A computed fold for a 76-nucleotide RNA from a Desulfobulbaceae bacterium, annotated as c-di-GMP-I riboswitch aptamer. The sequence was found by an Rfam model in a public genome assembly. Model confidence (mean pLDDT): 77 of 100.

RNA sequence: UAUAGAAAAAGUCGAACCAUUUGAGAAGAUGGGGCGGAAAGCCUCAGGUCUUUUAAAAGAUAGCUGGGUUACCUAU
Numbered sequence: 001u002a003u004a005g006a007a008a009a010a011g012u013c014g015a016a017c018c019a020u021u022u023g024a025g026a027a028g029a030u031g032g033g034g035c036g037g038a039a040a041g042c043c044u045c046a047g048g049u050c051u052u053u054u055a056a057a058a059g060a061u062a063g064c065u066g067g068g069u070u071a072c073c074u075a076u
Base pairs, nucleotide, nucleotide: 002076003075004074005073012037013036017032018031019030020029021028022027035063041069042068043067045066046065047064048061049060050059051058052057
């Protein structure tokens, strides 16, 4: 550097649900929690889904898929 992978080790993220809180809403934040994840790190570029104050658009989702980009471990 390339390919493959999540058995093991270290570390990491944190579903549902609950509490508080922000928002018109989808949903977000914090704490608890732990279903899971090998990019469940980051980016709305394409599609999907969802919301709206009316349909033109604006917004949410990166834990829906693809794509871009960076990176840990193991094996070859």

NCBI's taxonomy places the organism under Bacteria, Pseudomonadati, Desulfobulbia, Desulfobulbales, Desulfobulbaceae.